[in-house]
């Protein structure tokens, strides 16, 4: 100097914010960038959701009341 294990640690999980004795995944040309239907697919249409899970707030969105 590399190649491996293990400990920190840093980063990610289809739109915003915080929290979690939570989960998963990545070690940097990484992790991650949502689904269905059609046509010759670099295109046209449609559909769900501010979560990775949860709880809270912001924001939209349906319905009913005053």
């Nucleotide at each position: 100097c590399a190649a491996u294990c293990g400990a920190g640690g840093g980063g990610a999980g289809a739109u915003g914010g915080c929290a979690u004795g939570c989960c998963u995944c990545c070690c940097g040309c990484a992790a991650c960038u949502g689904c269905c239907g059609c046509g010759c697919c670099u295109g046209c249409g449609g559909c769900u959701g501010a979560u990775g899970a949860u709880g809270c707030c912001u924001g939209c969105g349906a319905c009913g009341u005053g």